[in-house]
């Protein structure tokens, strides 16, 4: 890297180092950010899987995740038509396959 399937409006930092950008990709918007982005630690959630168990969840383990819906829009549709809704695409995780 490809397929296939499930989630995607819950949940979780007043910490340390550090120091300037980030919010997947392009465009447009709209935000975050020196009252500290990114990123490492540490801390914390609990959504797949696998273990254990006292079958009550509860624990321990891989992986993800802790700003806004996946931040919104981009194609399609419905509708009392400029706005709501619904759907896809395309992301992103987990698992399973090649």
């Nucleotide at each position: 890297g490809c397929c296939u399937u499930a989630u995607u409006a819950a949940g979780a930092g007043u910490g340390a180092c550090u120091g300037a950008g980030g919010g997947a990709u392009u465009a447009g918007g709209c935000c975050c950010g020196a009252u500290g982005a990114a990123g490492u630690c540490c801390a914390g959630c609990a959504a797949c899987c696998g273990g254990a168990u006292u079958c009550g969840g509860u624990c321990c383990g891989g992986u993800g995740c802790u700003a806004a819906a996946u931040c919104c829009u981009a194609c399609g549709g419905u509708u009392u038509u400029u706005a709501a809704c619904c759907g896809g695409c395309a992301g992103a995780u987990g698992a399973g396959g090649c």

The RNA shown here (SAM riboswitch aptamer (S box leader)) has 98 nucleotides. Rfam family: SAM riboswitch aptamer (S box leader). About the family: The SAM riboswitch is found upstream of a number of genes which code for proteins involved in methionine or cysteine biosynthesis in Gram-positive bacteria. The sequence was found by an Rfam model in a public genome assembly. The prediction has a mean pLDDT of 81.